FMN riboswitch aptamer (RFN element), 123 nucleotides, folded computationally. It was read from a public genome assembly, where an Rfam model found it. Model confidence (mean pLDDT): 81 of 100.
RNA sequence: UUCAAUCUUUGAGGUAGAGUGCAAUUCUCAGCCGGCGGUUAAAGUCCGCAAACGUCUUAUUAAGACGCCGAGCAGGUGAAAUUCCCGCACCGACGGUAAAAGUCCGGAUAGGAAAGGAGCAAU
Numbered sequence: 001u002u003c004a005a006u007c008u009u010u011g012a013g014g015u016a017g018a019g020u021g022c023a024a025u026u027c028u029c030a031g032c033c034g035g036c037g038g039u040u041a042a043a044g045u046c047c048g049c050a051a052a053c054g055u056c057u058u059a060u061u062a063a064g065a066c067g068c069c070g071a072g073c074a075g076g077u078g079a080a081a082u083u084c085c086c087g088c089a090c091c092g093a094c095g096g097u098a099a100a101a102g103u104c105c106g107g108a109u110a111g112g113a114a115a116g117g118a119g120c121a122a123u
């Protein structure tokens, strides 16, 4: 300096204020939030990944395979930006609930893309 097995750490945020109502952080007005890698330059909306959800298999409650998987345009600067600035938009698993949830509660002290560290080995 590079780095296989292995071990280890980290690894998601958010209804202020008001209205209606028997009842809503779920409706209405309004507010707030944005995982991981990539990209000539910084991304919730570009490309890809993860979680969730569905089916099947092994097989036994876990693993694997497959499927599914939301949403952005105009202008400006610039060598370069759907990423910055500006304007106006848009999106958000499953189950629960005194009433419909991206935001509350739950599976979840789970899982996880990925990032870092250690050790060993090699040069």
Base pairs, nucleotide, nucleotide: 001122002121006118007117008116009115010114017029018028019027031103032102033092034091035049036048037047038046044090045089053067054066055065056064057063058062072088073087075085076084094106095105096104